[in-house]
RNA sequence: AGAGUUUGAUCAUGGCUCAGGAUGAACGCUAGCGGGAGGCUUAACACAUGCAAGUCGAAGGGCAGCAUUAUCGCUUGCGAUAGAUGGCGACUGGCGAACGGGUGCGUAACGCGUAUGCAACUUACCCUCAACUGAAGAAUAGCCCAGAGAAAUUUGGAUUAGUACUUCAUAGUAUUACAGAUUCGCAUGUUUCUGUAAUUAAAGUUUUAAUGGUUGAGGAUGGGCAUGCGUGACAUUAGUUUGUUGGUGAGGUAAUGGCUCACCAAGACUACGAUGUCUAGGGGUUCUGAGAGGACGAUCAGCCACACUGGGACUGAGACACGGCCCAGACUCCUACGGGAGGCAGCAGUGGGGAAUCUUGCGCAAUGGACGAAAGUCUGACGCAGCCACGCCGCGUGAGGGAUGAAGGCUUUCGGGUCGUAAACCUCUUUCAGCAGGGAAGAAAAUGACGGUACCUGCAGAAGAAGCUCCGGCCAACUACGUGCCAGCAGCCGCGGUAACACGUAGGGAGCAAGCGUUGUCCGGAUUUAUUGGGCGUAAAGAGCUCGUAGGCUGUUCAGUAAGUCAGGUGUGAAAACUCGAGGCUCAACCUCGAGACGCCACUUGAUACUGCUGUGACUAGAGUCCGGUAGAGGAGUGUGGAAUUCCUGGUGUAGCGGUGAAAUGCGCAGAUAUCAGGAGGAACACCAGCAGCGAAGGCGGCACUCUGGGCCGGUACUGACGCUGAGGAGCGAAAGCAUGGGGAGCGAACAGGAUUAGAUACCCUGGUAGUCCAUGCCGUAAACGUUGGGCACUAGAUGUGGGAUCUCGCUAACAGAUUCCGUGUCGCAGCUAACGCACUAAGUUGACCGCCUGGGGAGUACGGCCGCAAGGUUAAAACUCAAAUGAAUUGACGGGGGCCCGCACAAGCGGUGGAGCAUGUGGUUUAAUUCGAUGCAACGCGAAGAACCUUACCAGGGCUUGACAUGUCACAAAUCUUUCUGAAAGGAAAGAGUGCCUUCGGGAAUGUGAACACAGGUGGUGCAUGGCUGUCGUCAGCUCGUGUCGUGAGAUGUUGGGUUAAGUCCCGCAACGAGCGCAACCCCUAUCCUUAGUUGCCAGCGCGUAAUGGCGGGGACUCUAAGGAGACUGCCGGUGACAAACCGGAGGAAGGUGGGGAUGACGUCAAGUCAUCAUGGCCCUUAUGGGCUGGGCUACACACGUGCUACAAUGGUCGGUACAGAGGGCUGCGAACCUGUGAAGGUAAGCGAAUCCCUUAAAGCCGAUCGUAGUCCGGAUUGGAGUCUGCAACUCGACUCCAUGAAGUCGGAAUCGCUAGUAAUCGCGAAUCAGCAUUGUCGCGGUGAAUACGUUCCCGGGCCUUGUACACACCGCCCGUCACACCAUGGAAGUUGGUUGCACCAGACGUCAGUUGUCUAACCCCUCGGGGAGGACGCUGCCCACGGUGUGAUCAAUGACUGGGGUGAAGUCGUAACAAGGUAACC
Repeated sequence: AGAGUUUGAUCAUGGCUCAGGAUGAACGCUAGCGGGAGGCUUAACACAUGCAAGUCGAAGGGCAGCAUUAUCGCUUGCGAUAGAUGGCGACUGGCGAACGGGUGCGUAACGCGUAUGCAACUUACCCUCAACUGAAGAAUAGCCCAGAGAAAUUUGGAUUAGUACUUCAUAGUAUUACAGAUUCGCAUGUUUCUGUAAUUAAAGUUUUAAUGGUUGAGGAUGGGCAUGCGUGACAUUAGUUUGUUGGUGAGGUAAUGGCUCACCAAGACUACGAUGUCUAGGGGUUCUGAGAGGACGAUCAGCCACACUGGGACUGAGACACGGCCCAGACUCCUACGGGAGGCAGCAGUGGGGAAUCUUGCGCAAUGGACGAAAGUCUGACGCAGCCACGCCGCGUGAGGGAUGAAGGCUUUCGGGUCGUAAACCUCUUUCAGCAGGGAAGAAAAUGACGGUACCUGCAGAAGAAGCUCCGGCCAACUACGUGCCAGCAGCCGCGGUAACACGUAGGGAGCAAGCGUUGUCCGGAUUUAUUGGGCGUAAAGAGCUCGUAGGCUGUUCAGUAAGUCAGGUGUGAAAACUCGAGGCUCAACCUCGAGACGCCACUUGAUACUGCUGUGACUAGAGUCCGGUAGAGGAGUGUGGAAUUCCUGGUGUAGCGGUGAAAUGCGCAGAUAUCAGGAGGAACACCAGCAGCGAAGGCGGCACUCUGGGCCGGUACUGACGCUGAGGAGCGAAAGCAUGGGGAGCGAACAGGAUUAGAUACCCUGGUAGUCCAUGCCGUAAACGUUGGGCACUAGAUGUGGGAUCUCGCUAACAGAUUCCGUGUCGCAGCUAACGCACUAAGUUGACCGCCUGGGGAGUACGGCCGCAAGGUUAAAACUCAAAUGAAUUGACGGGGGCCCGCACAAGCGGUGGAGCAUGUGGUUUAAUUCGAUGCAACGCGAAGAACCUUACCAGGGCUUGACAUGUCACAAAUCUUUCUGAAAGGAAAGAGUGCCUUCGGGAAUGUGAACACAGGUGGUGCAUGGCUGUCGUCAGCUCGUGUCGUGAGAUGUUGGGUUAAGUCCCGCAACGAGCGCAACCCCUAUCCUUAGUUGCCAGCGCGUAAUGGCGGGGACUCUAAGGAGACUGCCGGUGACAAACCGGAGGAAGGUGGGGAUGACGUCAAGUCAUCAUGGCCCUUAUGGGCUGGGCUACACACGUGCUACAAUGGUCGGUACAGAGGGCUGCGAACCUGUGAAGGUAAGCGAAUCCCUUAAAGCCGAUCGUAGUCCGGAUUGGAGUCUGCAACUCGACUCCAUGAAGUCGGAAUCGCUAGUAAUCGCGAAUCAGCAUUGUCGCGGUGAAUACGUUCCCGGGCCUUGUACACACCGCCCGUCACACCAUGGAAGUUGGUUGCACCAGACGUCAGUUGUCUAACCCCUCGGGGAGGACGCUGCCCACGGUGUGAUCAAUGACUGGGGUGAAGUCGUAACAAGGUAACC
C1' cells in the first nucleotide's frame, strides 16, 4: 500500500466481498511446562448453608459462662461458698456501623467532565492557639419478683450506677437585636472597632503521668449549593408551562433559592429544537486509524445512582442508611391459626436463564480499616492458594555426523521421481518434566497463610512432551484415485452433468505453532457522509418559477475599541494508562523510578494586519431615483373584421356520395354529393413568420381602443452601500380533472357500429357524449428540460441576427463601413470533462448563499401528519431480496433503417418437378432381424464404383476358448497330399501316401499339433476428448501484421474518401508508410500458325496392283499424332475521363479486353460430418460385446417425402433404305469371320497385351411408305407361358430373349427447380464397380443445336459505407404483464390481550409539620405542700402523600377470520408491451 467482482472488451460511476488489528468472548480439533493477568456481557431472576462490623472493663451497674486462688464439706475427686483475681455473656454508655465491598435498575440530568464562584454554608475523629472543667437533682436498663404468649416478643412491681438524662452557676472576639464609626467590593453587601440589652457550656476515668470533656478562633480533610461551556437518537414529537416566570413578605434549611406559603404582576421556554417518545450510568481511559475521526466504557482508579418493589422519616458530624427502623405491595419460610420472620446487586455456593464465566479453600504473616491508653479483638477489604490455554509473555519436545539415496508409502513417460539426511546406524548434550538433598528475601524486637515456595546442587536417560488449518483466483502451497449438477464445497467470484489442482480420501506441499481454525462484535481498508477529503448536463442528485422573513455573506476610506485573532506569563489538566530514558525479576510479559504529553479551560500582560463593534464620520465604482428616447405575439378588459367548416331556407341538377391498403358501416330518388344565392352560430386567426420578439416561469400571434408591468439605450442631476442569497412563508403556475351557471361550429376520451386479425376490448373507417370555449372558484402537478439554482468578477477569436447610441463618406437623404452597450444563434482556442461534449449565454478560473444525492429492487409505496369537494398532492420509511443496477464510448451482430454494388437473385425466355406407371433413397410402420451412419440450405440414385452365398457389421440355431491373426517360452512331429464315415455346415473320427533343406552333428530355419501364461481380438461407447480427411458460407473479395500517429482505454488509422474494376483490380487524394495470406498471373485442356519427327496414322504428286479398299513401292505436302515455339499486351487509332486509372467505339487478327473450360478454396464460421476407411486418448467386454458355420434378414408394406426414367403422342409412332463421331476398354480378357437358333445365345475359331485386332452397326438426322387425333399402329406397367446366360446355388432375391396380355396416363393444384452459348433442350456412345446383375444411378464422350436479358422496384444470398440498439449463446437475441403453484417478510382489518402514560375524581397507611377544649405526665418554676404552670407523651383533627380504585383519553407492542399489493422460485398458461422506424416512434 491494495485486490476480486457488472462488460465480448474499455473507461467511469457504484455497491458487495477479502487481506490487518482487537476481544471479559463462545464453539470444533488438539494439548508439555512456567510467569504475570483475567473470569455471569444473559434473569437489578429466586436463593438453602456458613461467614462478610464490631470494639472499649482505662465510662458504668454488675457476674451468666470459663480459668485461677482462697475457704468449707469431705467419698481426693466431686460439690458448695467468695467478684477476691484473670477476665467477661447479656445490659446502660461511648465510638464505629454513612467507610470498606457489590451492582449499573433508574437517570439525557448541573448526572458526569472541565473551568469558576459561595460576600449564601457545613465538617465527628486529627493539628495549632486561647479560655474553662463549679454545684445540684430525678430516673432507668440490667439483676430480682410476679405474669401473658407456640414463638417472636412483652406487661406490671421493686431496687440501682454512670463519660446516660435534667437543672442551676460562670462566660468571651460565640449568637440575636439596636446605635455609631471604618475598610473593601460592579452590586446584594462586607472588614474592623465601640457601646447597650438579652441568650447559650462542660465529665469524668485511672493515677508518679496521662487521657477525656466544654466554648471560641484558625488549619487540614470531607461534604453541600450555584454558574459558564461541553456531553445521545427521532420533527412521521411543534408548540410547552399555572408554583408555571418574576416581585413583596413570611416560613423552612447548615446554607442561597417558588424550596414552601400568602398577595401582586403575566410572564417563562422554544426552529441555536422547547415539550414528548426511544435509548443510555457519565468521564480518565480502551480498541482502531497516518491523522481527523469512528466504536466502546470489563478489569484498575475518581464521580453518580441503587440495595426485593414503592413511600417515609428517625438517629447522627455525616444517611433519608446493602448486612437500621416504620408503612404498603409481591414473594418465600415458621405457626399451637391467634400471630410472627426474611431480603447474597458482600465472599464462597445453589437452582434458573444462557453459546458462555471459577473453590461452600488458607490466613490476618504483609498493606489498609474500626474500636481501644495498650495488649489486642474484628476485618470473604486484602494477602495467598485452587479451577479454566480465556488472552499476553517466555521455554521445551533434542544436537552433530550419516547415501545402499534401505524398506515402505505415493506417483510414473516404467527410465525414474519423491517423502529424504528424513530413518536405521555412530557420536554427544540434559533445558523443562521426574527423583533426592539444601534452602531464602518478603519482618524494623516477636509474628510467614503462601511453603513440599522461588532459587541452588546431585542423579538417570533421547529418555515423558505436536498439533491445527489451508493448497482454483484474491493468497504462500499439486498430483493420484473415488464420485458424476449426485454427494457435497463456498468469504466474493464461483466449482460438481465421466479425464474435478475447487467435492471425499491419500501422498506431497504451504502457513502458524501449545495452539490452530470457525462464529459473533468493533475500527480499518471505505475519499462509501468527504472539516482534513466527494459530488449534482447524460451515472443518484438543481426545488416548475418568482417575491421575501430569519440567518449567512457583503464596496472605498478615517478615527476609536480590542470581542474574535496572534504572542508571552500564571494556574489547572488526580493517579494509573500512553511515549521516551533508566532500573528490578536469568529475558520478556510484568513491576518500579524519572521525564514528556494531556489540542481544553480560567486569569493576566501585550500586539492591531484582517473580521467584528462604535461614530446624525467621509466617498461613489455596487444598488436605486430623475430627464430624454426606443422595440416588442408582455398582461387585463371592451369592441370589431374577413376566409373556412357545419347547419337552415330557396334555386339548378341526377344517382350516386363518402371512405380505405382493399372494403364495409354511414349518407342518398322523402333528391344526397356537386353548384348558386341568402341566413344562423361557435371556435380559431392563413400569408406576414424569421435558430425573430416579449415575459420570472407557465406561456403569448387578426385588427382597434382603454388601463397597466418590465426591459434596453443616451444624459450624468440626485440618494449614498440602501446590496446578494434566502430555511420556514407568500404569490404565480401547461394540459387533464372537479364545482356552479352559460355556450356548443369543428375536433373528440368513453361508447356504438364497420373492417383487420388466430383473437383485436387496438392501430384504419363511419358516427359520437363528456370535454375543448366563456365567467367565477378549486386542483398544484408535467420529459414544468438547456434534464444545467440565482447573483458578482475574470479569461483568444470568427461569423449571423434583433434593439439602441456615436463616428466616417455622402446632398443633415438612402445605403455602406467603424466603434460601443444590451439580447439571441452557430463554429472554435486555452481550460475542464469518464467520455460525449461545454467553451464570455461555461460544464473554464475564484470567493459568498440556497436546494439536493449516497448501490439496484421493495417505493415515491405503507403508516402517521398537513392540504383538497373528490381525484389526489406533499412530507416519507422498514422488513425482505439481489451482486449487481447504471453512464459514456468501442468492436461486432442484427433491423419489417438508409445509401452504393454484385450473383440465373428477380425479371425476360426455354425445358422440367409437383398429377400417372415404374426405378431408387428416406421417414414411418412391421419384424427374430429388417445392421450401422448421413437429417434445412450443406441428409434422402448419400457412405454403397454394383446385399442370391460371400460381402455382413443384424437375427435364429448348433459349435470354439491363447483363439481366424501377431510376438515370446516348452514339448512333440518334417511339411504336405489323397480317400472313407458322420454332420446342414463348421467340425469330429479313421485309413493311406510321404520323408525334404542347412549343419561345426550339439543343433538350426520354415511348417503343423499340444500345454500354460503374458496377450490377441472387438464394425463395442464417446466425432461434445482427438489427428487426418471432407462439406458449407464461397472462387464471395475479403482477412491481417510491422513501424508510426491518434485515443486515459477498449480501439482507431492504414482497409475510409473521389473514380474504376470480375476483384482490397488499378489510379488520385489522405498520418500514414510498407508488408503478408487471398484476387490476378505462373499449370493443364481447347481455338490459329510455325518448326522438328513420320509408325501402327496420312496419301497431294510419282509409280505398281485390285471388282473395290493406302492394298503395295514410296512420300512428309495435307489431316493427324506429340514435343518445342509463336500469338493477345488495352499494344495501335478516335472519344469520354482529372494531363490518372479506366471505360466506349474502331482497325488489324484464328482469337479482344480474365478468348472458352479446368485445377487452384484466404482469416475464419457451423462443439457441421466421419471413432463403420484409417489412426488414436480415456472407458467397457474377455468360455464373450471375441472367432468360425448353416439358414434367414438388409429386398418386408395401410402410408408420406426426395431424386430419376418412360410416357401421355403427328416437330410423333411403326416399317424400309441411307450418312457422319469422339472418348474409352481388352489375356481368368476383347473376341472378327463362318455355322445353328425368330431371339437372348450357342458352336467353332482368326487376330490382338493393341494409333495395327476386337468391343464397334453410333443415334437423332436424311430419303421413302404408313397411321389421321382415337386411350389409338400412342403408352408400356402388370400378368401367363416358353427359354438363354452367369454362378456350388437364381424359392425368398439376378439379368436377358420370344409369344401372349395391354394398367394408369390425353401435359398435371398450391407450390417449386435448372439454364445466358456450342449453353439449355435433344440424340446416342463408352467406362469404373463386376462371376452375373445399372434401357433409369455415377463419371466421361461426342452429334444436332435454340430463345431471352427492358432493367434492379420487389423475393433470396452476399460485399462496402453509414445509422439505431436495452442484442454479445449476438433477432432462432432480449424481454413485459396477468393467471396457476410453492415459500417469505410486510400493510389493512371486526376485534382481543398486555405495557407505558395524560386528565378528572375517590381513597388515604406510615410519617414530618401544624392545631388541640380529650387522657396522662419523675427532673424545671411558683406556692398555701396540696396543687398550679411551662414542657412533654398519647389520642383526635388538618395539610402533604405511597399503594389502591373508578371513569375517559393517548401511545407502544403482540395477536386476528379475511384481505391488499410486494419479493423469490432450471424447464407451467395466455398474449407480445419495450429494445431496430421493434413493425401504431418512444416517453412524462